[in-house]
Small-subunit ribosomal RNA, central domain from an uncultured bacterium, 352 nucleotides, folded computationally.
Context: one part of a larger RNA
RNA sequence: CUGGGUGUAAAGGGAGCGUAGACGGCGAGACAAGUCUGAAGUGAAAGCCCGGGGCUCAACCCCGCGGACUGCUUUGGAAACUGCCUUGCUGGAGUGUCGGAGAGGUAAGUGGAAUUCCUAGUGUAGCGGUGAAAUGCGUAGAUAUUAGGAGGAACACCAGUGGCGAAGGCGGCUUACUGGACGAUAACUGACGUUGAGGCUCGAAAGCGUGGGGAGCAAACAGGAUUAGAUACCCUGGUAGUCCACGCCGUAAACGAUGAAUACGUAGGUGUUGGGGAGCAAAAGUUCCUCGGUGCCGCCGCCAACGCAUUAAGCAUUCCACCUGGGGAGUACGUUCGCAAGAAUGAAACUC
Repeated sequence: CUGGGUGUAAAGGGAGCGUAGACGGCGAGACAAGUCUGAAGUGAAAGCCCGGGGCUCAACCCCGCGGACUGCUUUGGAAACUGCCUUGCUGGAGUGUCGGAGAGGUAAGUGGAAUUCCUAGUGUAGCGGUGAAAUGCGUAGAUAUUAGGAGGAACACCAGUGGCGAAGGCGGCUUACUGGACGAUAACUGACGUUGAGGCUCGAAAGCGUGGGGAGCAAACAGGAUUAGAUACCCUGGUAGUCCACGCCGUAAACGAUGAAUACGUAGGUGUUGGGGAGCAAAAGUUCCUCGGUGCCGCCGCCAACGCAUUAAGCAUUCCACCUGGGGAGUACGUUCGCAAGAAUGAAACUC
């Protein structure tokens, strides 16, 4: 390389947009590059295959207008398929119109509960904490309780294998701006599609830079316990950080450990969510059908098994990514990126 694979054995890129490329719907006409077919030329000799012969055999050697040399060039034709050109279509894709759903995003404003702190009142000796304690707080009046104030962060109930988003993720309320999906309709465009190496963008937490903020929590750190020890688990404190703005970082068990898209269903059953249609009904509602999502169970089929099973890990097609025994090692070296931390790319010796 091929082959075979990638839920759990090695293996799906964290996610999207998209360049080149690869692949691509239905019909008509033209061309003839690919494709098919006829002919001519060429494809040296040796070698190879076939047939025959010579060295006692064999290796070896010789002979043949023998075969092959799967190729190339020229030329005559065919037009189904691919390609290319012209022309048309509406089923793929998109636009329009109508409609409802949603923690989708960004910004501003605003609300109540709770914790902490401050001030004042009442009040007196404890509070706190644990398995038990102690450190700690408290007669300079704590804890408890009442009133007022400050400040920061998070939004109980609703809340739901509920919803939205490409993923990361998103949850008090209001407003402004704004993205996407879905249903109905069938007016418009007429293949405009799928995938996507590079590239670009987004990307939890932690971490970094500058400036703010700092209630609670809390790495580090200190003390008290526990213990043989205890650089821990438990307790009392507590700084970065957690929050905001701007800029970096670019990684996660970034998981459904399952890439994206399309077609098929020759079992279905049962929840839930957002639309539409039909029947019954005064209404609440209920029955059936249908489109989109999200769960559970379960055939065929698949699977090493577990299990998956119309949301496939089934049956197929297209494109990308990745794997090829364990360790060494996601290391070394080099390169690119980064303020740094480090990230990306990524071996070998040796060893089993």

The full RNA is in RNAcentral, with records from ENA, Greengenes and SILVA. Rfam family: Bacterial small subunit ribosomal RNA. Rfam links the family to the GO terms structural constituent of ribosome and ribosome.